A computed fold for a 267-nucleotide RNA from a soil metagenome, annotated as Bacterial large signal recognition particle RNA. Its Rfam family is "Bacterial large signal recognition particle RNA". It is annotated as a non-coding RNA gene. The RNAcentral record of the sequence draws on MGnify.
RNA sequence: CCGUGCUAGGCGGGGAGUUAGCGGUGCCCUGAACUCGCAAUCCGCUCAAGCGGGGCCGAAUUCCCUCCCGAGGGGCGUGUCGCGUGGCACGCUCCGCCGGCCGGGGCGUUGAGGGGCAGGGUCCCUCGCGAUGUUGGUCCGCGAACCAGGUCAGGUCCGGAAGGAAGCAGCCUUAAGCGGGUGCCGGCAGGCGCGCAGGGAGUUCCCUGGCCGGAGUCUCGAACGGUGGCGCCACCGCGCGUUCAGGCCUCGACGGAGGGUGCACGG
Repeated sequence: CCGUGCUAGGCGGGGAGUUAGCGGUGCCCUGAACUCGCAAUCCGCUCAAGCGGGGCCGAAUUCCCUCCCGAGGGGCGUGUCGCGUGGCACGCUCCGCCGGCCGGGGCGUUGAGGGGCAGGGUCCCUCGCGAUGUUGGUCCGCGAACCAGGUCAGGUCCGGAAGGAAGCAGCCUUAAGCGGGUGCCGGCAGGCGCGCAGGGAGUUCCCUGGCCGGAGUCUCGAACGGUGGCGCCACCGCGCGUUCAGGCCUCGACGGAGGGUGCACGG
């Protein structure tokens, strides 16, 4: 070096997630890679290997290590976009308040605004009048088998008679009471009204009167300034989302380069 038979090993790998951690099932990437069974409230394991059965390749294009490339994944900033929230100055629009100034109008030296006085408006108590309500009287009507009155037919009684007495029904009248009416008179009541009737309280505001004083005052409008509110836009801060761009870090398939790795027998 060649041949035969074996063995280690291989017959996919990776990312995120899960997990104390590792491998697998499930998701994603790569791209072509033996097969059957099992696995998410999961299966197996403890520094690393999916477990169990079967099959194939086998020391190299295929196994192991290092480096390069880099699909793809993950993390952290930055910017952009969207949403939410807060702040704030400028600007704009609208609404309101205040200020001085300007203009129009009214009042004002026949005295403005203001100051002080008195009275009234206001409140309480009392009194008076009125109204209202209630009640009593007056007024009207009804109203008593006998035990109310008058008149008392008939009848009864007394009497010789003349005459007399009591008296039912009827009629008239009235008492208590009942009802009506509210014109008049009286009593009582109060979230009624009025009163230059009386007493008291109060005077922020309004009215009236006279006093002091001596020139403003009220209203409308425009611009300006200040201030408050609402809204829009912009800006700034914060949070969330992920659309996009780019940076850093990290893992890294496929691919490429380099290196490494047996045993037995025969020639």